[in-house]
Context: one part of a larger RNA
């Protein structure tokens, strides 16, 4: 752009296209059929794997660069103590020591780890019909009184073919069918995502942030007290802190306005 008159709408049909359709072992049937014996099944039923594929994160493992703890060096302001100096006599400055923090050092290093992502994890599929056949095997049966699966006619028969299974699918220009009035811009966002699109919402609201609670992680904070010369230990304290998780709650932000469309049948 097309599909005659209606949305970048909803639900379908399916011409057609693509994918997949792999394989091993065990038990049983049954030590049966068969076979002198040795040996030893078809068919069928049940189970377990390997490979391949898809989905998912409940479990297990990995990761988890704004989570927690430990720890080294350096730096920074702050707090406390001490010393010295100055004077306005309780203040200021300098220096030293110490405490708890911040920055940087590969994420500083080390040990853990939620959500998410992921495989080594989990689940599922890898299939049942049916139809027409190949090689092959047959029935009936003449030409040719017989014989002959073939000449007329009718069957069986493969992981292969068509279907069946999964996915896409009306540019299928033969452009189908049914239903059909709302949509955009803007904003809050993520189960989505390069942009777009898609999805959840926009006060008649839990969409995101904040807050509260819980889960989960880390592993017992600071301060104070007690013991010790001290390092440190113990108590307060299963503390304190915490990204993504689950709920609740309009506190904050989704305001207000604007733009396009509004048909068909009778």
């Nucleotide at each position: 752009c097309g599909u005659g008159u209606a949305a970048u709408g909803a639900u379908u049909u399916g011409a057609g296209a693509g994918g997949a359709u792999a394989u091993u072992c065990c038990g049983u049937u049954a030590g049966u059929a068969c076979g002198a014996g040795a040996g030893g099944a078809c068919c069928g039923c049940g189970g377990a794997g390997u490979g391949c594929g898809a989905a998912u994160c409940u479990c297990u493992g990995g990761u988890g660069u704004a989570u927690c703890a430990g720890u080294u060096g350096u730096u920074u302001g702050u707090c406390g103590a001490g010393u010295u100096u100055g004077c306005u006599u309780g203040c200021a400055a300098a220096c030293u020591c110490g405490g708890a923090g911040g920055g940087c050092a590969u994420a500083g290093c080390u040990g853990a780890g939620u959500a998410g992502c992921u495989a080594c994890a989990u689940u599922c599929g890898u299939u049942u019909a049916g139809g027409a056949u190949a090689a092959g095997c047959g029935c009936u049966g003449a030409a040719a009184g017989c014989a002959u699966a073939u000449a007329a006619g009718c069957g069986c028969g493969a992981a292969g073919c068509c279907g069946a299974c999964c996915u896409c699918a009306a540019g299928a220009u033969u452009a189908a069918a049914u239903c059909a009035a709302g949509g955009c811009c803007c904003c809050u966002g993520g189960g989505a995502g390069a942009a777009u699109a898609c999805c959840a919402g926009g006060u008649u609201g839990a969409u995101a942030g904040g807050c509260u609670g819980c889960a989960a992680g880390u592993g017992u904070a600071c301060g104070c007290g007690u013991a010790g010369c001290a390092a440190u230990a113990c108590g307060u304290u299963u503390a304190g802190c915490u990204g993504a998780g689950c709920a609740g709650u309009a506190c904050u932000a989704a305001u207000a306005a604007g733009c396009c469309g509004u048909u068909a049948g009778u």
The part of an RNA shown here (large-subunit ribosomal RNA, domain VI) has 266 nucleotides and comes from a bacterium. The full RNA is in RNAcentral, with records from ENA. Its Rfam family is "Bacterial large subunit ribosomal RNA". Rfam links the family to the GO terms structural constituent of ribosome and ribosome.